[in-house]
RNA sequence: GAGGCGGGUCGGACGGUCGCUCCGGCUUCGGCCGGGGAGGAAAGUCCGGGCACCGCAGGGCAGGGCACUCGUCAAGAGCGAGGCCGCGGCCGGGUGACCGCCCGCGGACGGAAAGUGUCACAGAAACGAUACCGCCCCGCUUCGGCGGGGUAAGGGUGAAAAAGUGCGGUAAGAGCGCACUUGUCCGGGAGGCGACUCCCGGGCAGGAUAAACCCUGCCUGGUGCAAGACCAAUAUGGGAACAGGACCGGCCCGGUCCGCUUCAGUUCCCGGGUAGGUCGCUCGAGGCCGGCGGGCAACUGCCGGUCCAGAUAAAUGACCGUCACGCCAACCGGCGUACAGAACCCGGCUUACAGGCCCGCCUCCACU
Repeated sequence: GAGGCGGGUCGGACGGUCGCUCCGGCUUCGGCCGGGGAGGAAAGUCCGGGCACCGCAGGGCAGGGCACUCGUCAAGAGCGAGGCCGCGGCCGGGUGACCGCCCGCGGACGGAAAGUGUCACAGAAACGAUACCGCCCCGCUUCGGCGGGGUAAGGGUGAAAAAGUGCGGUAAGAGCGCACUUGUCCGGGAGGCGACUCCCGGGCAGGAUAAACCCUGCCUGGUGCAAGACCAAUAUGGGAACAGGACCGGCCCGGUCCGCUUCAGUUCCCGGGUAGGUCGCUCGAGGCCGGCGGGCAACUGCCGGUCCAGAUAAAUGACCGUCACGCCAACCGGCGUACAGAACCCGGCUUACAGGCCCGCCUCCACU
């Protein structure tokens, strides 16, 4: 320098004109001025909380969730550190099985030595059963093999083959025997907060699968801002009170008609409550910027500064100019600038993302 992988971060900038929305101030009520106005994922709604309403004496069953340890956080199926296991690499020890140190990647990582189920294809056989080739013994033979029996060391199948290695043993073999290796339980000792590790002794075990049923331990009410609270037009339900109205007439008296019990009407009160409106609504376990500390880290403490969208069918935009970056080989010119868009609010996880920059690791090339 080029390429690849992984992680982090930014994800157009500035100016002008015209608009939209929220807040504050002023107003001659027409507006004017000042300030704020999408994201790292606002997405999926997967996990956890805040908040709200409903439910709830206590206990149990069912259902659901979680599952190495310690820490962190308001909490978690998040995050950090560690332990153990698996795979890969390097080095060392051992005849060997195997073991140990270090590095990288991965792991929902209680229990398969409680019970049940399942294990495709291939294969003799996938868990109490079995033998295709082979090996060994016996018999027969037309000398090619055939039959009976034994065996599971070797070959073959498979993701996985009934523990592995060495020695003994045998007709051939086999945990058949011994020693070791692996694992597990019990007892003892040492280290660690712990998971766990190391050492000694004794007993025992042998496929996988629990994001299969199941067992063990712990936890666990339901619904989501369309939660929910308030005001309330029209219409409607209940109740109370009231006696008059029209015509003739300028007015009073008077006259006529209707009503005066119910009904209807007018007024008032009460109830639920639709449309609509207000609140919830954004100041919050806050965020951001700067400084000083604690901790390996996740994270956290203190001090100073700053209020950083709150709409409701849904504002956050459009156009122009200059610049930046990428592409069209280049000037000119043109095209493009990803994924996507708040809806009660936070913490996570996952998914999407043109291009730029930074960091780590690996490979290759060139030079010193």

Record summary: A computed fold for a 368-nucleotide RNA from a bacterium, annotated as Bacterial RNase P class A. It is recorded under the gene name rnpB. It matches the Rfam family "Bacterial RNase P class A". It is annotated as a ribozyme. Rfam links the family to the GO terms ribonuclease P activity, dimeric ribonuclease P complex and tRNA processing. The RNAcentral record of the sequence draws on ENA.